[in-house]
Order: sequence, then structure tokens, then C1' cells
RNA sequence: AACUUAUGAAGAAAGGUGGAGGGAUAGGCCCUGCGAAACCUUGGCAACCUACCAUAAUAGAAAAGGUGCCAAAUCCAAUCAGUUUUAGGACUGAAAAGAUAAGUU
Repeated sequence: AACUUAUGAAGAAAGGUGGAGGGAUAGGCCCUGCGAAACCUUGGCAACCUACCAUAAUAGAAAAGGUGCCAAAUCCAAUCAGUUUUAGGACUGAAAAGAUAAGUU
């Protein structure tokens, strides 16, 4: 880097360095000099693996360990199908894409 599987409307801070962007995207709408991104320290959350219990599967529970995460539903949206509306629009479902974890090549 590629492929497969699973999950995602919940949850979770402070300080320092830094100095203008960030929220993946062509559209919106937000955050941001009352300090963005990134990095460091401490803290927290609990998604996967894992110690433990149960087990056919599924659950539960802990935070010891390996990753991860700590604004807004994956912020909304996109593509298709359906319901509804005079229309605009609204709602539901499934995909696509992206993110995280585990496994394989």
C1' cells in the first nucleotide's frame, strides 16, 4: 500500500510551545487572535484486540497492556429506492466514500 470483517445519533479536559487556519470532499453551515492546525505533558472516555466471567452465538465487566478518541449524528449533504407535499421541501432505508480496530497478502 491492497483486501476482508466489525463499529459508529452515546461518552470524554487542562496547561505549554506555536501563530492562521480547521471541520476528509465540488455545496452548505459552523469553530477559530477570548488563539486554528501541528507537537509535548498530565488527565479522561471506552470502540477494537487483550487479562477476567459466561457462552453455540450474543452479552457483561475492568482500565493492567497495544492502538484509538476527547465541538456540533461520520456536523448536514452527495448516489439510488420508497413515502409524503400543488410545489418547494420533509422523512425512511440501502449503498458509495472516509475514519478506527483486528486479520491476511